[in-house]
The RNA shown here (Lysine riboswitch aptamer) has 163 nucleotides and comes from a mouse gut metagenome. Of the family's consensus pairs, 98% are formed in the model. Its mean pLDDT, the model's own confidence on a scale to 100, is 79.
RNA sequence: GAUAGAGGUCGCGUUUUUCAAUAGUAAGCUGCCGGAUAUGUUCAGGCAUAAGUGAUGGCAGCGGAAAGGGAAUAACGCCGAAAGAGUGUAAGACCUGCAGUUUAUACUCUUGGGCAUAUGGUGAAUAAUUAUAUGACUGUCAUCGGUAAGAUGGGGAGCUAUC
Numbered sequence: 001g002a003u004a005g006a007g008g009u010c011g012c013g014u015u016u017u018u019c020a021a022u023a024g025u026a027a028g029c030u031g032c033c034g035g036a037u038a039u040g041u042u043c044a045g046g047c048a049u050a051a052g053u054g055a056u057g058g059c060a061g062c063g064g065a066a067a068g069g070g071a072a073u074a075a076c077g078c079c080g081a082a083a084g085a086g087u088g089u090a091a092g093a094c095c096u097g098c099a100g101u102u103u104a105u106a107c108u109c110u111u112g113g114g115c116a117u118a119u120g121g122u123g124a125a126u127a128a129u130u131a132u133a134u135g136a137c138u139g140u141c142a143u144c145g146g147u148a149a150g151a152u153g154g155g156g157a158g159c160u161a162u163c
Stems, first nucleotide, its partner, number of pairs: 001163005008079001011078005017072003028062006037050004041099001043097004082111011112138002115135008140154005
């Protein structure tokens, strides 16, 4: 250097189906009150559309979802599997500007793996996820020990086997 493997049955990720929740929420329609603005991502400017044949808003009724996220099942691809943070580029949402957001991509950095707890962020949520910290567990290597148990320390650009 090449090839092939291992960690766990809650290893990682993708997709299908079903279910719960989202939610009796949003859209839409009707009636009453009210009386001039409202919408197109926030803000500013412009443009467009709706609006005294009644806007925003409030009350009541009818109506009635979905996405992201989650659980289970099945299939597929794998073991930096993958995840996250930051920066840059491109595209999207009427146009422009600043910013934010979504998707894709490049670079840099971090993380062996899952679990629990606390705080913060995202989220409808007590689900979940994410960042930091702590804790034990687990796998692997090194050193000590040596019958062993065990103790300390390191990290996946690693570890094991073969050539």